[in-house]
């Protein structure tokens, strides 16, 4: 430099909860908070979970989680 890796540092996010928006719901957003995070950054592609509707069920269809695994992408430090 580069893979791996993940000590220092300085920075980043921000779960559970509480208030408040949107939504039928699952949630999603802003503010508060901090449980954790080195990809807890992005994308619902593959599986998984949740949510509505149909349907006897099997299932289809729907939307939602990237803080549940893969997978593609794109990135700060830089001691061992």
């Nucleotide at each position: 430099u580069g893979a791996u890796c993940g000590a220092a540092a300085g920075g980043g996010c921000a779960a559970a909860c509480c208030u408040g928006u949107u939504g039928a719901a699952a949630a999603u957003c802003a503010g508060g908070g901090a449980c954790g995070c080195a990809a807890a950054g992005u994308c619902a592609a593959g599986g998984g979970c949740c949510u509505u509707a149909c349907a006897a069920a099997a299932g289809u269809a729907u939307g939602g989680c990237a803080g549940c695994c893969u997978g593609a992408c794109c990135g700060c430090c830089g001691a061992a």
Source information:
Predicted 3D model of an 80-nucleotide RNA (c-di-GMP-I riboswitch aptamer). The sequence was found by an Rfam model in a public genome assembly. The coordinates come from a structure-prediction model, not an experiment, and the mean pLDDT is 88.